[in-house]
RNA sequence: AAUCACAUAGGGCACACUAAUCGAAAGAUUAGGCCGCAAAGCUUCGGAGUCUAACGGUUCUACGACCUAUGAUAGUCCGGCUGCAACU
Numbered sequence: 001a002a003u004c005a006c007a008u009a010g011g012g013c014a015c016a017c018u019a020a021u022c023g024a025a026a027g028a029u030u031a032g033g034c035c036g037c038a039a040a041g042c043u044u045c046g047g048a049g050u051c052u053a054a055c056g057g058u059u060c061u062a063c064g065a066c067c068u069a070u071g072a073u074a075g076u077c078c079g080g081c082u083g084c085a086a087c088u
Base pairs, nucleotide, nucleotide: 005088012037013036017032018031019030020029021028022027035075041081042080043079046078047077048076049073050072051071056067057066058065059064
């Protein structure tokens, strides 16, 4: 300098679960936490998927049922941007 392909040390991140808070929910934040991760860093104002269904709509006397993302997910996938250390 190149690369994130392989092995490894230090360091990094943090699923489930627990507590508090927020939220209609999905879920999120903070503190623990260990399943895992070499991009488990950023982007949901690039695309697809998945979850939820408050508002709204249809139906119903009502309860309820169904549809709906403007909500959520980057630890579902592809794409885009950025990138630390060591060996070859």